[in-house]
RNA sequence: CUCCGAGAAAGGCAAAACCGCCAAAAGGUGGCGACGCAAAGUCACGGGUCUAAAGCCUUUUUAAAGGCAAUGAUAGACGGACUGCCGAA
Numbered sequence: 001c002u003c004c005g006a007g008a009a010a011g012g013c014a015a016a017a018c019c020g021c022c023a024a025a026a027g028g029u030g031g032c033g034a035c036g037c038a039a040a041g042u043c044a045c046g047g048g049u050c051u052a053a054a055g056c057c058u059u060u061u062u063a064a065a066g067g068c069a070a071u072g073a074u075a076g077a078c079g080g081a082c083u084g085c086c087g088a089a
Base pairs, nucleotide, nucleotide: 004087005086012037013036018031019030020029021028022027035076041082042081043080045079046078048074049073050072055068056067057066058065059064
């Protein structure tokens, strides 16, 4: 230095539920709370997944219903890129 990851030390993050706020929604965010995490740090690059507002189309008949649709979201589903604490075997 690389791989690796301990009934190690120091420190870190925080799922679900509930409450507030933001958003059309998915979801985000603050509080509370710990299911878990050695990258559960960062990046939507790849496919995946979620949502469907604007827009378009159809039905119908006049204000709705249905369909398509990512420019929205997800890094705590996966791959990839970048960065990083500690050091037993």
A computed fold for an 89-nucleotide RNA from a Chloroflexota bacterium, annotated as c-di-GMP-I riboswitch aptamer. Model confidence (mean pLDDT): 87 of 100. It matches the Rfam family "c-di-GMP-I riboswitch aptamer". Rfam's curators write: GEMM was predicted in a large-scale screen for bacterial structured RNA regulatory elements. NCBI's taxonomy places the organism under Bacteria, Bacillati, Chloroflexota.